[in-house]
Context: one part of a larger RNA
């Protein structure tokens, strides 16, 4: 991992509600006993319980009572249903749907592992070093010195056995639940070791690592309390039908829980609305706007007060000004916690119209819940950085609990709400070159593969609007002129139109600046403005709109059309007519539910109308399994149960039948009782 078997709301007591049946102002027995008797069941049994009257602490009073001096008040009453059995559901007490802790307590068992200690034994090849002491020689007055010999100390040295375990490799379901190989440390000592003994669990032992105490240690193991407890995780077994949530508020030693409310569902009863549109009425202080108030803002005017200075011995007073700058006036900004103003929506009420008498809406009572971690999108806001698939509110939608079509793929976006069946038709969103169902036309734009991501700005193209010039010849091109006083004055080494400063007049002219640019050391030289000739018919300015380009840009690889590919498009804009396209809508055939009507009166039938997505959850109806009665019956060797396989029936759980196998029991119907249904619990056991 696969297969099989097993595996989870049970039982008792009490209470409540609903139904059922009995009796009924009453209802009812419990224990116990009696006979039959395995039990069940029957009879006796009236102790007790509930109800019929309440109020008060109570005496007590009583349709009233209590408080009080009296009364208000509080509770109860005004006429009338209870009680007992059974069934179902829920609650409470119990292990209480099942499995699951780490832990706690008690009583015991362990020192054959290991820690320390005690008693008694054992072990340490070989080699090296040479402390101390002694003897002797030398020298000497002695001591000291020096030499030689002997001895053999040491938690001394090297290194086997022995003990340990430094580094690396292998091994890692191993040879091994700690080993093997190589390499290493100690190896006469705080050494190693045999045997026997002692210390025991909040205790031991520990050269101390929370180490070790039998592969178990921040408190051993065994058994018991014990099915400890778990607001936490996981699991919880057949079918169909009706309805169908919440993820909010309040409180909580509360935040993963729980309680009340809101939202769901079943039953009973009652009421009359409900939705949309229009009109009328009502309140408001948001958006906007504004500056009257409040708090801010900019400039100016005027200017109190304060500071400095002068006169002054000082004070007062007067004069004065680098400064300060209240208030007022004029103008300027401007606010969630400003308002002299003030919408639209929304809300409430009434009337009218329409739709609807329902599978409608609402309310009351009662049984049972689930839920109180929500997500994104749009809009209005707060926090944040006008970030976040961020976070917190409000309103709406979708998902959650919603399938189908579209958006390549894509819970939350767009269309649309799936009772069932089919190769029926029409559409929605979205599409119509190929992948891939379906398309064409007209008029423009784009050249960027823009389309197929964003701003200001700049450039290009197209269009529109408003102008201007032009046969008195425009714009452009070409030919020519573009002069003189004068090199204006000043400055300067120089300054001649053209370094700089001042001025910028006059003349000749068709026209020509005391010069718009290049240039020279300064001149020179070349253009421009301006003018004439030739030629020719349109030229030119501004603004707006559209498209495109630059702007422009990120990290493995196209990566912002799904790909191919597309250029008078298969792109974009405007217009037109078609087509495709869903579980939508319509048609056909059928099922179920509810309501109404008809017939019928035992369930069921016919017609009409509407409805039938669904998690948690509530309610209803069924299928199957084992056993009991029915059953001294039915069926079965002319072949039971079971198995394999096929067909038919039923919405389904399932049922029936045929064939083959099998070889001895099985069981309708209607009831009853449950150890009653497994694809899931890192489920348990077995097999492979």
């Nucleotide at each position: 991992a696969u297969c099989a078997a097993c595996a989870a709301g049970u039982u008792u007591a009490u209470u409540u509600u609903a139904g059922u049946g009995g009796c009924g102002a009453g209802c009812u027995u419990a224990a116990a006993c009696a006979a039959u008797a395995u039990u069940c069941a029957u009879g006796u049994g009236u102790a007790g319980g509930c109800a019929a009257a309440a109020a008060g602490a109570a005496a007590u009073u009583a349709a009233g009572u209590u408080u009080u001096a009296a009364a208000u008040u509080g509770c109860a009453a005004a006429a009338u249903a209870g009680u007992c059995u059974c069934u179902a559901a829920a609650a409470u007490a119990a292990g209480a749907c099942c499995c699951g802790a780490a832990a706690c307590u008690a009583a015991g068992u362990g020192a054959u592992c290991u820690a320390a200690u005690c008693a008694u034994g054992a072990a340490c090849u070989g080699g090296u070093u040479g402390a101390u002491a002694u003897u002797u020689a030398u020298u000497u007055u002695u001591a000291a010195u020096u030499g030689a010999a002997u001895u053999a100390a040491g938690g001394a040295c090297c290194g086997a056995a022995c003990u340990c375990g430094u580094a690396c490799a292998u091994g890692u379901g191993g040879c091994a639940a700690a080993a093997u190989g190589u390499u290493g440390a100690g190896a006469u000592g705080a050494u190693u070791u045999g045997u026997g003994a002692u210390u025991a669990g909040g205790g031991g032992u520990g050269a101390a690592a929370g180490g070790c105490c039998a592969a178990u240690c921040a408190a051993a193991c065994u058994u018991a309390g014990a099915a400890a407890u778990a607001g936490c995780u996981g699991g919880u077994u057949u079918u169909c039908u009706g309805c169908g949530a919440a993820a909010u508020c309040u409180a909580u030693a509360u935040a993963a829980g729980u309680a009340g409310a809101g939202u769901g569902u079943g039953c009973a009863a009652a009421a009359u609305c409900u939705g949309u549109a229009u009109u009328u009425a009502a309140g408001g202080g948001u958006a906007g706007a504004g500056c009257u108030c409040u708090a801010a803002u900019u400039a100016a005017a005027c200017a109190a007060u304060g500071g400095g200075g002068a006169u002054c011995c000082a004070a007062a007073a007067u004069c004065u000004u680098a400064c300060u700058g209240a208030a007022u006036u004029u103008a300027u900004u401007a606010a969630a916690a400003c308002u002299u103003c003030g919408a639209a929506u929304a809300u409430u009420a009434a009337a009218u119209a329409u739709c609807u008498u329902g599978a409608a809406u609402u309310u009351u009572g009662u049984g049972c819940a689930a839920a109180c971690a929500g997500a994104c999108u749009a809009u209005a806001a707060g926090u944040g950085a006008u970030a976040a698939g961020a976070u917190u509110u409000a309103u709406a939608g979708u998902c959650a609990a919603g399938a189908g079509g579209g958006a390549a793929a894509c819970a939350g976006c767009c269309c649309a709400g799936a009772u069932u069946a089919a190769u029926u038709g029409u559409u929605a969103a979205a599409g119509c070159c190929c992948u891939a169902a379906a398309a064409a036309a007209u008029a423009a734009u784009u050249a960027a593969g823009u389309g197929c991501g964003u701003a200001a700005a700049u450039a290009u193209u197209a269009a529109a609007a408003a102008g201007a010039u032009a046969a008195u010849u425009a714009c452009a091109a070409u030919c020519a002129a573009g002069a003189g006083a004068u090199a204006g004055g000043c400055u300067u080494a120089g300054a001649a139109g053209c370094a700089g400063c001042c001025a910028c007049c006059c003349u000749u002219u068709a026209a020509a600046g005391a010069a718009a640019g290049c240039g020279u050391a300064a001149u020179a030289g070349c253009u421009c403005a301006u003018u004439g000739g030739u030629u020719c018919a349109a030229u030119u300015u501004u603004u707006u709109u559209a498209a495109u380009a630059u702007g422009g840009a990120a990290a493995u690889g196209u990566a912002u059309a799904a790909g191919g590919a597309c250029u008078c498009a298969a792109a974009u804009u405007a217009u037109u007519u078609g087509c495709u396209g869903a579980a939508a809508c319509a048609g056909u055939a059928a099922a179920u539910u509810u309501a109404a009507a008809c017939a019928a009166a035992u369930u069921g039938g016919u017609u009409u109308a509407a409805a039938u997505g669904g998690u948690a959850g509530c309610a209803g109806a069924a299928c199957g399994u084992u056993c009991u009665g029915u059953a001294u019956a039915u069926u079965u060797a002319a072949g039971a149960a079971g198995a394999u396989c096929u067909a038919a029936a039923g919405c389904a759980a399932u049922u029936u039948a045929a064939a083959u196998u099998g070889g001895a029991g099985a069981u309708a119907u209607c009831a009853g009782a449950a150890g009653u249904g497994a694809u899931a619990a890192u489920g348990u056991u077995g097999a492979u």

Annotation: This is a predicted structure of a 688-nucleotide part of an RNA (large-subunit ribosomal RNA, domain II) from Ulnaria acus. It is recorded under the gene name rrnL. The RNAcentral record of the full RNA draws on ENA and SILVA.